């Protein structure tokens, strides 16, 4: 150098082919319950890798780009 797949909360992950409220779980704080704690309910906080087009509307399509992973050379 050529190619594939891949990037979503503090951490795992659906949602992407088929554009239309970002959604689980764990983790964190409050809160209920308990003699406390723990488990267990509630409730709250937190996320689309970066930049550009397309489009009424982009995590999802297209370009470039940068990080991983694998395979060729």
């Nucleotide at each position: 150098g050529c190619g594939a797949c891949u990037g979503u909360a503090g951490u795992c992950u659906a949602g992407c082919c088929u554009g239309g409220u970002a959604g689980g779980a764990c983790u964190a704080u409050g809160g209920c319950c308990u003699u406390c704690c723990a488990a267990g309910c509630c409730a709250u906080a937190a996320a689309c890798c970066c930049g550009g087009g397309u489009u009424c509307a982009a995590a999802u399509c297209c370009c470039g780009g940068c990080g991983g992973u694998c395979g060729c050379a």
Model confidence (mean pLDDT): 82 of 100. Transfer RNA from a Candidatus Micrarchaeaceae archaeon, 73 nucleotides, folded computationally. Rfam family: tRNA. Rfam describes the family as follows. Transfer RNA (tRNA) molecules are approximately 80 nucleotides in length.